[in-house]
């Protein structure tokens, strides 16, 4: 640098440097930030992937008794540790609201599902 597979609604803090913008790109928003953000670094954490264990939790301890390989533990290698990948694309669904006697139609609103773009992150082989 580009390609393939997966995964992205949970989870994760304290301090030092620093000293103004920052949340991946462009646009709209919307938020964090002199009560000091993003970034750097110590040390801790988290647990997606890769590895590793076959059990974990309850219990002082044995026995029992729940959970369980799409699990359970570790935390070695990477990563991550505000806000769904902060949200905004497309397509259905529900509600809510306008219109209508009603069928239903419209929809600037809100909440869900699939899908689909770009991105991030890991693992493969170029």
């Nucleotide at each position: 640098c580009a390609c393939u597979c997966a995964u992205c609604c949970a989870g994760a803090g304290u301090g030092g440097c620093g000293g103004a913008g920052g949340g991946a790109a462009a646009c709209g928003g919307c938020c964090c930030g002199a009560c000091g953000a993003u970034g750097c670094c110590a040390c801790g954490g988290c647990a997606a992937c890769c590895g590793g264990u076959c059990g974990a939790a309850c219990c002082g301890g044995c026995a029992g008794u729940u959970c369980g390989a799409u699990g359970u533990c570790c935390a070695g290698g990477u990563g991550c540790c505000a806000a769904a990948u902060c949200c905004g694309g497309c397509g259905g669904a529900a509600u809510a609201c306008c219109g209508g006697c009603a069928a239903c139609g419209g929809c600037g609103a809100u909440u869900u599902c699939g899908c689909g773009a770009a991105g991030a992150u890991g693992a493969g082989a170029g």
The RNA shown here (SAM riboswitch aptamer (S box leader)) has 126 nucleotides and comes from a Verrucomicrobiales bacterium. Its mean pLDDT, the model's own confidence on a scale to 100, is 78.